A computed fold for a 102-nucleotide RNA, annotated as TPP riboswitch aptamer (THI element). It matches the Rfam family "TPP riboswitch aptamer (THI element)". Rfam links the family to the GO term thiamine pyrophosphate binding.

[in-house]
RNA sequence: UCGUAAUUCUGGGGGAACUCUUCGGAGCUGAGAAGACGGAACGUCUGACCCUUUGAACCUGAUCCGGGCAGUGCCGGCGUAGGGAAGUAAUUCGAUCUGCUC
Numbered sequence: 001u002c003g004u005a006a007u008u009c010u011g012g013g014g015g016a017a018c019u020c021u022u023c024g025g026a027g028c029u030g031a032g033a034a035g036a037c038g039g040a041a042c043g044u045c046u047g048a049c050c051c052u053u054u055g056a057a058c059c060u061g062a063u064c065c066g067g068g069c070a071g072u073g074c075c076g077g078c079g080u081a082g083g084g085a086a087g088u089a090a091u092u093c094g095a096u097c098u099g100c101u102c
Stems, first nucleotide, its partner, number of pairs: 001095003005092004009087002011052004018027003034046005058083003064077004
C1' cells in the first nucleotide's frame, strides 16, 4: 500500500402471515409470526431476529404456474426477471513494496 478474508464499531434496510378456538390458548412454517400506545380496520413506537451491494433479507411481477396441506409464499418454479439498505471506521489475518542489520 492492497484485499471477493475474519471479527467488531457506527449507520442503514426488512417482515411479522396461516388454521382452529371455550378468546385463556393451541397448531403450522420460519432466523423472526413479539410487546406497548392510539380509535375497529389500521397506524405509530419499541424489542428480538434477519439482511446490508460478494446484496433471494425484503418488495414487485402475483388475484401467476405446478405440487401439497386442516390452512397459508407451506414447498418448488418464475429467478443469469425488475428493484433493494454502507462507511474501508477499528483490530486481527494474508499479500505486496521500501529501508536497515546479519

Model confidence (mean pLDDT): 76 of 100.